[in-house]
RNA sequence: AAGGCUGUGUGUGACUGGCGUAGACACGGAUGACCGUGAGGGAGCACAUAGUAUCGAAUCGCCGUUCGCCUGGGCAGAGGUA
Numbered sequence: 001a002a003g004g005c006u007g008u009g010u011g012u013g014a015c016u017g018g019c020g021u022a023g024a025c026a027c028g029g030a031u032g033a034c035c036g037u038g039a040g041g042g043a044g045c046a047c048a049u050a051g052u053a054u055c056g057a058a059u060c061g062c063c064g065u066u067c068g069c070c071u072g073g074g075c076a077g078a079g080g081u082a
Base pairs, nucleotide, nucleotide: 003055004052005051006050007049008048009047010046011045012044015041016040017070018069019068020067025038026037027036028035029034039065061075062074063073
């Protein structure tokens, strides 16, 4: 010095379901856990910038509308294949 980590700003952004529960996203549709529109949420990714000056250990993951029980996804991390 690069990289790593942390903060900030900008852009982008997957996923946002069913049943019950004060009136517990709203409206419309479908029939199983889905679709469309609107609002809200939103991890992550990229770029810029500031700090840190070796950056180890730890293996607890993170995200979607009160809460509970379920269903199904996305992202990060590790390994592999093309």